[in-house]
Transfer RNA from a bacterium, 76 nucleotides, folded computationally.
It matches the Rfam family "tRNA". From the family's description: Transfer RNA (tRNA) molecules are approximately 80 nucleotides in length.
The prediction has a mean pLDDT of 81.
């Protein structure tokens, strides 16, 4: 210095065709319980890595960056 892939809630990850941002897991809060677990019913949490473009309308399309992987070229 090139290719390639990742980047979305506290973690773990979907979103494949451009149209309400979501799941399980945790968190809270309540039902049950002498109480804890489980199970149950409700709840909150999102600049969608960061800046631009396209578009009536972008997590999703293009463009540059920035972290992380991974691969291969170089230099000692």
């Nucleotide at each position: 210095g090139g290719g390639g892939g990742a980047u979305u809630a506290g973690c773990u990850c979907a979103g494949u065709u451009g149209g309400c941002a979501g799941a399980g897991c945790g968190g809270c809060g309540g039902c049950u319980u002498u109480g804890c677990a489980a199970g149950c019913c409700g709840u909150a949490g999102g600049u969608c890595g960061c800046g631009g473009g396209u578009u009536c309308g972008a997590a999703u399309c293009c463009c540059g960056c920035a972290u992380c992987c991974u691969c291969c070229a170089c230099c000692a």